Predicted 3D model of a 694-nucleotide part of an RNA (large-subunit ribosomal RNA, domain II) from a Candidatus Omnitrophota bacterium. The full RNA is in RNAcentral, with records from ENA. Its Rfam family is "Bacterial large subunit ribosomal RNA".

Context: one part of a larger RNA
RNA sequence: UCCGGCGAGUUACUAAAUGCGGCAAGGUUAACCACUUGAGGGUGGGUAGCCGAAGCGAAAGCGAGUCUGAACAGGGCGUUUAGUCUCAUUUAGUAGACCCGAAGCUGAGUGAGCUUACCAUGGCCAGGAUGAAGCGUGGGUAAAACCACGUGGAGGUCCGAACUGAUGUGAGUUGAAAAUCGCUCGGAUGAGCUGUGGUAAGGGGUGAAAGGCCAAUCAAACUCAGUAAUAGCUGGUUCUCCUCGAAACAUGUUUAGGCAUGGUCUAGUGCGGUAACUAUCGGAGGUAGAGAACUCAAUGGGCUAGGGGACUUACCCGUCUACCGAACCCAAGGAAACUCCGAAUGCCGAUAGUGUAAUCACUGGAAUCAGUCAGUGCGGGAUAAGCUGCAUUGGCGAGAGGGAAACACCCCAGAUCGCCGACUAAGGUCCCUAAAUCAAUGCUAAGUGGUAAAGGAUGUAGAAAUACAUAGACAACCAGGAUGUUGGCUUAGAGGCAGCCACCAUUUAAAGAGUGCGUAACAGCUCACUGGUCAAGUGUUUCUGCGCCGAAAAUGAUCGGGGCUCAAGCAUUGUACCGAAGUCGCGGGCUCCAACUCCCCUGCGGGGCGAGUGGAGCGGUAGAGGAGCAUUCUAAGGGCCAUGAAGCGGAACCGAUAAGGAUCCGUGGAGCGCUUAGAAGAGAUUAUGCCGGA
Numbered sequence: 001u002c003c004g005g006c007g008a009g010u011u012a013c014u015a016a017a018u019g020c021g022g023c024a025a026g027g028u029u030a031a032c033c034a035c036u037u038g039a040g041g042g043u044g045g046g047u048a049g050c051c052g053a054a055g056c057g058a059a060a061g062c063g064a065g066u067c068u069g070a071a072c073a074g075g076g077c078g079u080u081u082a083g084u085c086u087c088a089u090u091u092a093g094u095a096g097a098c099c100c101g102a103a104g105c106u107g108a109g110u111g112a113g114c115u116u117a118c119c120a121u122g123g124c125c126a127g128g129a130u131g132a133a134g135c136g137u138g139g140g141u142a143a144a145a146c147c148a149c150g151u152g153g154a155g156g157u158c159c160g161a162a163c164u165g166a167u168g169u170g171a172g173u174u175g176a177a178a179a180u181c182g183c184u185c186g187g188a189u190g191a192g193c194u195g196u197g198g199u200a201a202g203g204g205g206u207g208a209a210a211g212g213c214c215a216a217u218c219a220a221a222c223u224c225a226g227u228a229a230u231a232g233c234u235g236g237u238u239c240u241c242c243u244c245g246a247a248a249c250a251u252g253u254u255u256a257g258g259c260a261u262g263g264u265c266u267a268g269u270g271c272g273g274u275a276a277c278u279a280u281c282g283g284a285g286g287u288a289g290a291g292a293a294c295u296c297a298a299u300g301g302g303c304u305a306g307g308g309g310a311c312u313u314a315c316c317c318g319u320c321u322a323c324c325g326a327a328c329c330c331a332a333g334g335a336a337a338c339u340c341c342g343a344a345u346g347c348c349g350a351u352a353g354u355g356u357a358a359u360c361a362c363u364g365g366a367a368u369c370a371g372u373c374a375g376u377g378c379g380g381g382a383u384a385a386g387c388u389g390c391a392u393u394g395g396c397g398a399g400a401g402g403g404a405a406a407c408a409c410c411c412c413a414g415a416u417c418g419c420c421g422a423c424u425a426a427g428g429u430c431c432c433u434a435a436a437u438c439a440a441u442g443c444u445a446a447g448u449g450g451u452a453a454a455g456g457a458u459g460u461a462g463a464a465a466u467a468c469a470u471a472g473a474c475a476a477c478c479a480g481g482a483u484g485u486u487g488g489c490u491u492a493g494a495g496g497c498a499g500c501c502a503c504c505a506u507u508u509a510a511a512g513a514g515u516g517c518g519u520a521a522c523a524g525c526u527c528a529c530u531g532g533u534c535a536a537g538u539g540u541u542u543c544u545g546c547g548c549c550g551a552a553a554a555u556g557a558u559c560g561g562g563g564c565u566c567a568a569g570c571a572u573u574g575u576a577c578c579g580a581a582g583u584c585g586c587g588g589g590c591u592c593c594a595a596c597u598c599c600c601c602u603g604c605g606g607g608g609c610g611a612g613u614g615g616a617g618c619g620g621u622a623g624a625g626g627a628g629c630a631u632u633c634u635a636a637g638g639g640c641c642a643u644g645a646a647g648c649g650g651a652a653c654c655g656a657u658a659a660g661g662a663u664c665c666g667u668g669g670a671g672c673g674c675u676u677a678g679a680a681g682a683g684a685u686u687a688u689g690c691c692g693g694a
Base pairs, nucleotide, nucleotide: 001694002693003692004691005690006689011095012094013093014092015091016090017089018088019087021085022084023083026051027050028049032045033044034043035042036041055062056061065077066076067075068074098236099235101233105226106225107224108223109222110221116200117199118198119197120196121195122194123193124192125190127159128158129157130155134151135150136149137148138147139146163187164186165185168183169182170181171180202218204214205213206212239628240627241626242625243624244623249262250261251260252259253258263368264367265365266364267363268362269361270360274358276354277353278352279351280350281349282348283347289341290339291338295335296334299331300330301329302328306324307323308321309320310319311318371396372395373394374393375392376391377390378389379388380387401412402411403410416588417587418586419585421584422583423582427578428577429576430562431561432560436575438574439573440572441571442570443569449564455549456548459546460545461544462543463542464541465540466539467538468537476533477532478531479530480529482506483505484504487501488500489499512527516525517524589618590617591616592615593614595613596612597611598610599608600607601606629683631680632679633678634677635676636675637674639672640671647667648666649665650664651663653661654660
């Protein structure tokens, strides 16, 4: 992992609501007793008790009233009758209370054959090295001290086996081993190692202290019990079909991943032109916008109190000011916490119309209280985020189908079932790929389309303004481009052209005291400017469409791909077609509603979960409601079976809705269906479920 079996809302009591039923101003018995039955049980008795028929008040108490109160006032709660009992269903409470799951807490015991410490009694430590004290001899001294040589054999001494430990590293890591193996390494006469026996026990021991160790278990051992501890947490919770169908919000919460109440859902009952929409009318309000009348902040100018500076001055004064500048005036503006103003929507209401329930009330049952994306209006952030917090609308959630290549959230559109029928939506129509290589007019040359900005550019198309131009423009070519003069200054030099100043005049068709290159300085080339040749447009500016550059990313590229250029790109039009589970057509099913016809029942009032016709509807998670299928057992009835029960294997049948149900064949070898009721150990792909097998 697979297969098979087992595996989770139960039972008791109490209460509420609903349903079937009994009796009814009453309803009902409990324990128990008697009779009876083969048994389960049945029948009768039993009125204790309970609920109801009257309430109000704290109570005395009064009573269809009562309490408050001074009150014959007002107000509160009542009064105008329906209850009660069994059973069933649902829910709640108390119990283990749908099932499995802690770490833990408490009690009583069992452990020191592992390990820690201690006690008692035993055992063990090859070999080698070093050579303390003391002592002896000699030297030495007045005597000592002291020195030398011997002797001696001390030590938590040295080297190193056994023994004991465990430093580094390698292996091992489903191991040979739930701590080992190889090499290496520490101690090795000591606080040494070790055998045996004994002592200390769980909030306790022991600990050269690591929260270490106390039997592979230790921040409180193990075993059993309390015990099904508790778990606002995680996981799981078993057949089918039909109807409706949420929430992820508000408030409170030792509350924030839990609850309660409200909101939203569902079922029942009840009252109703209710809800909603449209038109008209009447309201409340200070948003968008706008404004500057208040408040705040702020720009320029004027005028001016005050201040700074300069001048003047013994002092008091004074004069000037391209400085600063309150208040005031003018002009132009800003504001969520400004408003002299002020919408559209939305909200409340009235009237009229439309309006088959979508509204409201009560009762039973829930689920939800982690939301998310998109559009719009805003706050936070960086006018960042697939960010975060609100409001509002739509989707997803709980929504399939078509489009967007793929793509919960975008666009279109809400799937009852079937059909080899039709029309459309979004989006498309060269091929992949259903449908236009459709029609008209333009644009783009960048594969722009098929990803981006500031900025840049004789890209190209269109529009406009302006200047020059047949008295000849623009471009090109031919020619001229001179003189005073090398202007003055500066400078080594400065001759148009390093720099400073000035920038005149003459001859002219025209020619700057010079536009650039150039020289050491000149020279030289060139330009402005002029004439000629030529011949008709040539410059500048602004706006608009589509393009260009700006443009760098990590495995191989790409618009979904191929491929596309008067397009298969872009813009503006038009006509066709394709295209969905949308709509229509044909047929079937179910739910609800209404009336009619028929049928059935009837207590004649009516009723029918009867049929036909008609209308509306049938996506769906949590969840509410309804109807069924299957399994085991019980009762009654009626059946099958050795001419073969159940079970198992197979099959093309039925249920034109499912859970399911027949029949036949084979196997099997002894019990088993059906109908109507009843009762449940009543349905498993999932719980790292349990047991068995593979």